RNA sequence: GCCUUAUCGAGAGUGGCGGAGGGAUCGGCCCGAUGAAGCCACGGCAACCUGCAUGUUUGCAAGGUGCCAAAUCCGGCGGGGACGGGUGUGAUACUCCCACGAAAGAUGAGGA
Numbered sequence: 001g002c003c004u005u006a007u008c009g010a011g012a013g014u015g016g017c018g019g020a021g022g023g024a025u026c027g028g029c030c031c032g033a034u035g036a037a038g039c040c041a042c043g044g045c046a047a048c049c050u051g052c053a054u055g056u057u058u059g060c061a062a063g064g065u066g067c068c069a070a071a072u073c074c075g076g077c078g079g080g081g082a083c084g085g086g087u088g089u090g091a092u093a094c095u096c097c098c099a100c101g102a103a104a105g106a107u108g109a110g111g112a
Stems, first nucleotide, its partner, number of pairs: 002111007013042005021031003025076004043068003048064002050061004072104001077101002080098002084096004
């Protein structure tokens, strides 16, 4: 890197080094010299695996991962809506909003 599967509107940051980028991708919109990424230290959140208990589906712990701006920041593809709202055309349209599904991605667990 690939496959399967579960979850993804909750939660949780300070300091040191560093010195201009970061939020996967594209667009948007944000974050950033009142200091980005990255690394280190300490801290925290959560509870997938794990351990213990148990009334057998819950509780406790926190060893292995993970995570600590914004819903996975929002959208991208599909079908839809109270004849949805707005604009426009002779007509087809364009755009916005809403909720849904998919795809993609992230993380865990398992696998080839």
The prediction has a mean pLDDT of 83.
Predicted 3D model of a 112-nucleotide RNA (SAM riboswitch aptamer (S box leader)).